[in-house]
Molecule: c-di-GMP-I riboswitch aptamer
Organism: Neobacillus niacini
RNA sequence: ACGUGAAAAGGGCAAAUCAUAGGAAACUGUGAGACGCAAAGCCACGGGCCUGACCCACAAAUAUAUUAAUGUGGAUGGUAGCCGGUUACCACA
Numbered sequence: 001a002c003g004u005g006a007a008a009a010g011g012g013c014a015a016a017u018c019a020u021a022g023g024a025a026a027c028u029g030u031g032a033g034a035c036g037c038a039a040a041g042c043c044a045c046g047g048g049c050c051u052g053a054c055c056c057a058c059a060a061a062u063a064u065a066u067u068a069a070u071g072u073g074g075a076u077g078g079u080a081g082c083c084g085g086u087u088a089c090c091a092c093a
Base pairs, nucleotide, nucleotide: 003092004091005090012037013036017032018031019030020029021028022027035081041086042085043084046083047082048079049078050077055074056073057072058071059070060067061066062065
């Protein structure tokens, strides 16, 4: 240096749920709380997954040239605790 994580040291993060704030929603911040995690640090410019207010397209509708409502599809919105990328503490069974 690469690799690995059996034991250990110092420790770290925090699922569900609850409160509160933001958001259309997905979800997120803060506080409480710990299911778990050796990268549960960071990256949403790759894939997957979630959501569809606004917007766009199509359908549809009717007053026939328009889009108020409705339906379907689409991320530009999210998710790093799905994969992936990237950096790193301790130890060396």